[in-house]
Context: one part of a larger RNA
RNA sequence: GAUGAACGCUGGCGGCGUGCUUAAUCCAUGCAAGUCGAACGAACCGGGGCAACCUGGUUAGUGGCGGACGGGUGCGUAACACGUGGGUGACCUACCCUGAAGUGGGGAAUAACUGUCCGAAAGGGCAGCUAAUACCGCAUGUGGUCUGGCCGUGAGGUCAGAUUAAAGGCGCAAGCCGCUUCAGGAGGGGCCUGCGGCCUAUCAGCUAGUUGGUGGGGUAAAGGCCUACCAAGGCGAAGACGGGUAGCUGGUCUGAGAGGAUGAUCAGCCACACUGGCACUGAAACACGGGCCAGACUCCUACGGGAGGCAGCAGGAAGGAAUUUUGGACAAUGGGGGAAACCCUGAUCCAGCAACGCCGCGUGGGCGAUGAAGGUCUUCGGAUCGUAAAGCCCUUUUCUGCGGGAAGAGAGAGGACGGUACCGCAGGAAUAAGUCUCGGCUAACUACGUGCCAGCAGCCGCGGUAAAACGUAGGAGGCGAGCGUUAUCC
Repeated sequence: GAUGAACGCUGGCGGCGUGCUUAAUCCAUGCAAGUCGAACGAACCGGGGCAACCUGGUUAGUGGCGGACGGGUGCGUAACACGUGGGUGACCUACCCUGAAGUGGGGAAUAACUGUCCGAAAGGGCAGCUAAUACCGCAUGUGGUCUGGCCGUGAGGUCAGAUUAAAGGCGCAAGCCGCUUCAGGAGGGGCCUGCGGCCUAUCAGCUAGUUGGUGGGGUAAAGGCCUACCAAGGCGAAGACGGGUAGCUGGUCUGAGAGGAUGAUCAGCCACACUGGCACUGAAACACGGGCCAGACUCCUACGGGAGGCAGCAGGAAGGAAUUUUGGACAAUGGGGGAAACCCUGAUCCAGCAACGCCGCGUGGGCGAUGAAGGUCUUCGGAUCGUAAAGCCCUUUUCUGCGGGAAGAGAGAGGACGGUACCGCAGGAAUAAGUCUCGGCUAACUACGUGCCAGCAGCCGCGGUAAAACGUAGGAGGCGAGCGUUAUCC
């Protein structure tokens, strides 16, 4: 000098930030991912109508898109995890953009629903009915893929054969939104690789899918990634292997720099989601608020069986020196769905709490000497607190009350914050100072008490009867809404 700090004493205001560093310990409760009726059948509730019918709304289900983003945490990881520079002739990419071509004709089911049965529940069985942008054939093939021929050094080009698509909805219509195939783009990702960044040799040898090859499998894709066979290799004092510690970076703190330390908040990447394993779906997951299995734990139970996962936001318990509200709003920014209206969004924007930090402001200003009273000291003359107070004059930042009142909202309307910021008026010095130190280092001295006691202390050291070092008082010095201590880093 610095801090995500804590502790002691003290504490007026504002702006902007920051706030479980410990138990990746356990969690009551609420909320944090839905949306689409312009994909589909149905049910229910309305309005009009005598009725047929027309029309509006709500939704459990089928279907689509989203739930792989956003948000949290740092357990693990010494690794191509990260940073940086390359490679991919070894690759993928939903939604979006551009371009080309197409969207013909059929079929069989199934949830919802109805009936029935089982179960305490969670949930489930059987039978029957029905729709679709759900599912499956057929046709077409611009194209794509595969095989073969030819050309080309090659990426590739060309010919033949085989194979391979689709879905409709809304609208009076125009048309719009979709669907299918292919090519390109944008953005995103997978994989490979050079180099770089911890400690330990009181770890010296390590290695059998090990190292390489061939055939096969697998993947979007190269590869012992996996498998069969063959060979016997591969790594290592330039530190293999083992052990310890640790998320990495942009940065942050310090320092003249070199360097050292660090990795909170913000941003990029990675890893994880009760513990371990596994796959399914999907463009993408081996998936925080999806699934299955096993385990520990908690809860419900009719004892047969079930339910759960805050390292999301609040909040609780525990641990700890220590870390906040079970708040408001989708108004803005952004995200998901929808043609839209709109719905959802503890992302986000705000508010609340905390001197936790930084910055700013205030606690009044001027005049005022019989240097009042009082305190302290005294050589008893006086000195000092001290222009300090009182008193007189003034101001109103703050404060209180009243009134007005935003921008933030890119055509109109629409603001959680917020009757906030800000502005005007009135009132009255009114509402506001502490803390640490005073032996030397180190700025600031006397008195009394105590008597190696009580105590102080960062180091040196003080205290055993005149202690500037302990305690109190007066005075002084430092900093000031803070001051001091402790911890840690330079």
The part of an RNA shown here (small-subunit ribosomal RNA, 5' domain) has 490 nucleotides and comes from an uncultured bacterium. The RNAcentral record of the full RNA draws on ENA and SILVA. Rfam family: Bacterial small subunit ribosomal RNA. Rfam links the family to the GO terms ribosome and structural constituent of ribosome. Its mean pLDDT, the model's own confidence on a scale to 100, is 88.